[in-house]
Context: one part of a larger RNA
Molecule: large-subunit ribosomal RNA, domain IV
Organism: Minisyncoccota bacterium
């Protein structure tokens, strides 16, 4: 590396892997969806080669005809498909050398900074970038196309903005008060000194007032950082609470969705596929433990992404035989 009875995914975590049908040529023909582009070469289907003739500028097309198992006869080049989920909107990007992805980017949105010698960044500094730009600009921080939304809370921390009160730090400034030292005067004394006013220079001794942000305080502020109750009763079978009464809270989880990449119990319960499904798809709703830009949910297109069915195919296998090259070792 080639081939193979029946059978065809039984295999295996998984159709890995192979293989096979199909092959951007031509004509016919093509669905749900849907952002109207696309979905799409959807799916399926038929032809292709030589020779004569006719028409034609040719391309091609009509007509007869030959040969073969087979005519894009070879080499090239060349899509398996269908169905219905997750997640990511997409193309794009990543762990040079185990990861390519659903992680990053992404356009859109949305918040905060900045008025220019901006903001930011680097730099000890001069300077540079930002930008030879200028709020339709740039710089951060979230979110991530695109439909239809984004709900309650300012109590806690963060930003913001306020100043009336308290607290509050060096330096200063005024004052008390204590020191050193010179002089003057009086007083006491033995001439030395000792005391006491006073003056003048002095000590960063010490000690009061009074002075600013900030803190406490007041106010706003959640696409800031987050957070979103418990008990107990009630309907004319049952069972259930639309209701009610209670305690706490800043406020008690809207609306979508929901056993989900989130279900602990769990293989929930039902449906649907299968002879038979811990998977899987549509449902319920008791959400241990979803939730609205740490985004909620839908959604055509798109993936060497991920789970699940099916079609064709096959040595993946029941279950294994044969067969071609190659190499170790070994023997001639």
């Nucleotide at each position: 590396c080639c081939c193979c009875a029946a059978g065809g995914a039984a295999c295996u975590c998984g159709g890995c892997a192979a293989a096979a049908a199909a092959g951007c040529g031509a004509c016919c023909g093509u669905a749900c969806g849907u952002u109207c582009g696309c979905a799409a070469u959807a799916a399926g289907g038929u032809c292709c080669g030589c020779c004569c003739u006719c028409a034609g500028c040719a391309a091609u097309g009509g007509g007869g005809g030959c040969c073969g198992c087979a005519g894009u006869u070879a080499a090239a080049a060349u899509u398996u498909c269908c169905c219905a989920g997750c997640c990511g909107a997409c193309u794009g990007u990543u762990u040079a050398c185990c990861a390519a992805a659903a992680a990053c980017a992404c356009a859109g949105c949305u918040c905060c900074g900045u008025g220019c010698a901006a903001a930011c960044a680097c730099g000890u500094a001069a300077g540079u970038g930002g930008a030879a730009g200028u709020a339709u600009a740039c710089g951060g921080g979230g979110u991530g196309a695109u439909g239809c939304c984004u709900g309650a809370c300012c109590a806690a921390u963060g930003c913001c903005g306020g100043a009336a009160g308290g607290u509050c730090a060096a330096g200063u400034a005024c004052g008390g008060g204590c020191g050193g030292u010179a002089c003057a005067u009086g007083c006491a004394u033995u001439u030395a000194u000792g005391u006491a006013u006073g003056u003048g220079c002095u000590g960063g001794a010490u000690u009061g007032u009074a002075u600013a942000a900030g803190c406490c305080c007041c106010g706003g502020u959640c696409a800031a950082u987050g957070u979103c109750g418990g008990c107990g009763a009630u309907a004319a079978c049952u069972a259930u609470a639309a209701u009610c009464g209670u305690c706490c809270u800043a406020a008690g989880g809207u609306a979508g969705c929901g056993a989900a990449a989130u279900u602990c119990c769990u293989u929930g319960u039902c449906u649907g596929g299968u002879a038979a499904g811990u998977u899987c798809a549509g449902a319920c709703g008791u959400g241990c433990a979803c939730g609205a830009a740490u985004g909620g949910u839908g959604u055509a297109a798109u993936g060497a992404c991920u789970g699940g069915g099916g079609a064709a195919c096959u040595g993946u296998c029941u279950c294994g035989a044969g067969g071609a090259c190659u190499u170790g070792c070994u023997c001639g």